A computed fold for a 66-nucleotide RNA from uncultured Desulfomarina sp., annotated as c-di-GMP-I-GGC riboswitch aptamer. The coordinates come from a structure-prediction model, not an experiment, and the mean pLDDT is 84. The RNAcentral record of the sequence draws on MGnify. It matches the Rfam family "c-di-GMP-I-GGC riboswitch aptamer". Rfam links the family to the GO term cyclic-di-GMP binding. The source organism's lineage runs through Bacteria, Pseudomonadati, Desulfobulbales, Desulfobulbaceae and Desulfomarina. The model forms 90% of the base pairs in the Rfam consensus.
RNA sequence: GACAAAGCCAAAUCUGUCGAAAGACAGGGACGGAAAGCCACGGGUCUAGAAGAUAGCCGGGUUGCC
Repeated sequence: GACAAAGCCAAAUCUGUCGAAAGACAGGGACGGAAAGCCACGGGUCUAGAAGAUAGCCGGGUUGCC
């Protein structure tokens, strides 16, 4: 440093599967992203009896391209 280059990821949404649900996974798709790689440690939000989800909500840790 996304107003550059080589690349990368993939919102909404559709189909299938799993889940009580939030949501997750696979394929299509592309709103966007300089960490939109990974980690649920703190806060927030969602689900909620317990448990759980969200890293593309914020902070933090850690690794990586030019």